Model confidence (mean pLDDT): 86 of 100. c-di-GMP-I riboswitch aptamer from Nitrosomonas sp., 87 nucleotides, folded computationally. The sequence was found by an Rfam model in a public genome assembly. The model forms 100% of the base pairs in the Rfam consensus. The organism belongs to Nitrosomonas, within Bacteria.
[in-house]
RNA sequence: AUAUGAAAAAGGCAAACCCUGCGAAAGCAGGGGACGCAAAGUCACUGAUCUAAAGGGCAAAUGCUCCAAGAUGGCAGGACCGCCAGG
Repeated sequence: AUAUGAAAAAGGCAAACCCUGCGAAAGCAGGGGACGCAAAGUCACUGAUCUAAAGGGCAAAUGCUCCAAGAUGGCAGGACCGCCAGG
């Protein structure tokens, strides 16, 4: 420098669920808790998915519908960075 993750060690993260708060929602933050994770570290750049407040359209109307500037990095790709081990 490069790819790999069988065993081990030092450590790391934390699904569901519960509590509190925020949010229109999707979801997020904090605490508890561990299903899992070798990038489950960082970035919404590409695709995908979720939501549909504001706005637009329809409607007599409760409403229906379109739409991301909202969200998911623990959905795939990409970019950047990093621990240990044996090659």
It matches the Rfam family "c-di-GMP-I riboswitch aptamer". Gene Ontology term of the family: cyclic-di-GMP binding.